Notes: Predicted 3D model of a 271-nucleotide part of an RNA (large-subunit ribosomal RNA, domain VI) from Salinispira pacifica. Rfam family: Bacterial large subunit ribosomal RNA. Its family is annotated with structural constituent of ribosome and ribosome in the Gene Ontology. Taxonomically the source falls in Salinispira (Bacteria, Pseudomonadati, Spirochaetota, Spirochaetia).
Context: one part of a larger RNA
């Protein structure tokens, strides 16, 4: 822009692609079969490998400032207690969320149709015989379908719900015309908080009739027992206050702070 008024939601599914693998065991059954040695089809179940998809309970990584611990220097006058810097974390132990595999959960199935190869019924041409010539059954990991994603630019432009809008005058070449005025609806959009969503764009949640973000409050989790202070000890330290204090992402809950007031776009019934 187009889908013949415009709008919000919910679908159909023309097409498109995606997925299709496979071993091992156990049991039927040491059965059928075979003199014996040996040893089954068909069927039922379990458990792997590989490869795929979603996730983050668990187990693990990772987690540039979450928490401790420390060495060396410098600052903050000194002690203490911090805080900068040490090849863009100075080193070390750990580690929430989120991303992750090493983990965890699932998948291939099974079902229907047409058929290949090939087996068959009936059955002439050819008294007979033939699965074919008319007719008609059977049969594959394949084929079309069932399963997964996408999909109305499918210009063939599709379907349902609901919502929305019922003006006026003049001019002409009488149109799907112009012009002037009146009138802005349903929605949708700038503009802002922000995300389970992202290069950007979009999407998706929210904008005081408000839990969208920050704060703050409880908690969860992680560090691992803080400062001061007292108490032993000549000290280093040790105990006690204290399983303390500190904390990013997390779960809540509170309008304290920000989403403020507004603007704009979209018409008038629809060849």
């Nucleotide at each position: 822009c187009g889908u013949u008024g415009g709008a919000u939601a919910u679908u159909u599914g023309a097409g498109a692609g995606g997925a299709g693998c496979u071993g091992c065991a156990u049991u039927u059954a040491g059965u059928a079969c075979g003199a014996g040695a040996g040893g089954a089809c068909c069927g039922a179940u379990g458990u792997g490998g590989a490869c795929a998809g979603a996730c983050c309970u668990c187990u693990g990584g990772u987690g540039u400032a979450c928490c401790a611990g420390u060495u060396a220097u410098c600052g903050u006058g000194c002690c203490a207690a911090c805080g900068g810097u040490a090849a863009g974390u100075g080193c070390u132990g750990g580690g929430u969320a989120g991303c992750u595999a090493c983990g965890u959960c699932u998948g291939g199935a099974g079902g229907g149709g047409a058929u290949a190869a090939c087996c068959g019924c009936u059955g002439a041409a050819g008294g007979c015989a033939u699965c074919u010539a008319a007719g008609u059954g059977g049969g594959a990991a394949g084929c079309c379908c069932u399963c997964c994603u996408c999909a109305a630019g499918a210009u063939g432009a599709a379907a349902u719900a609901u919502c929305c809008c019922u003006c006026u005058a003049u001019c002409u070449u009488a149109a799907a015309g112009a012009u002037a005025g009146c009138u802005a609806a349903a929605g949708g959009g700038c503009c802002c908080u922000g995300g389970g969503a992202g290069a950007c764009u979009a999407c998706c949640a929210g904008g005081u009739u408000g839990a969208u973000a920050g704060g703050c409050u409880g908690g969860a989790a992680g560090u691992a027992u803080a400062c001061g202070u007292g108490u032993g000890g000549u000290a280093a330290c040790a105990c006690a206050u204290u399983c303390a204090g500190c904390u990013g992402a997390c779960c809540a809950g509170u309008a304290c702070u920000a989403a403020u007031c507004g603007c704009c776009c979209g018409u008038g019934c629809g060849g």